[in-house]
């Protein structure tokens, strides 16, 4: 650049992938963690600290800790 097909068995649930299941949202929404301190009426903003690859279960991968060879 040209041609053809589809616009669908959707999306999301604080870090990746697969399966099962639950919940939420759906033309824009659901969603975007916690503790503590300060400012501040709240909301919100800033500083410090912490846990987890799950919404939940199982498995894989990565990472971390310990032990053994």
């Nucleotide at each position: 650049c040209c041609u053809g097909u589809a616009u669908a068995a959707g999306g999301c649930g604080a870090u990746g992938g697969g399966g099962u299941u639950c919940g939420c949202c759906g033309a824009a929404a659901a969603c975007c963690g916690c503790c503590u301190c300060g400012g501040a009426u709240a909301a919100c903003c800033g500083g410090g600290g912490c846990u987890g690859a799950u919404g939940a279960c199982c498995c894989c991968u990565a990472c971390c800790a310990g032990a053994a060879u």
This is a predicted structure of a 69-nucleotide RNA (Fluoride riboswitch aptamer (crcB RNA motif)) from a Planctomycetota bacterium. It was read from a public genome assembly, where an Rfam model found it. The coordinates come from a structure-prediction model, not an experiment, and the mean pLDDT is 77.